[in-house]
RNA sequence: UGGGCUAUCGCCAAAUGGUAAGGCACUGGACUCUGACUCCAGCAUUUACAGGUUCGAGUCCUGUUAGCCCAG
Numbered sequence: 001u002g003g004g005c006u007a008u009c010g011c012c013a014a015a016u017g018g019u020a021a022g023g024c025a026c027u028g029g030a031c032u033c034u035g036a037c038u039c040c041a042g043c044a045u046u047u048a049c050a051g052g053u054u055c056g057a058g059u060c061c062u063g064u065u066a067g068c069c070c071a072g
Base pairs, nucleotide, nucleotide: 001071002070003069004068005067006066007065010024011023012022018055026042027041028040029039030038048064049063050062051061052060
């Protein structure tokens, strides 16, 4: 430099173009003499960034950034 893949919550990880699941962690509560276990509730408002298409975009298109792989 060229080609390919990936980017979603603190971590892991789902999501036919139709209002983003789940697990762990965390927070509050119940239980307990205390803690652990268990149970209930909460936890994404810029889905890496910027545009575009569309009535509607995590998803499709373009560009950029970062990481990984291949070739030179």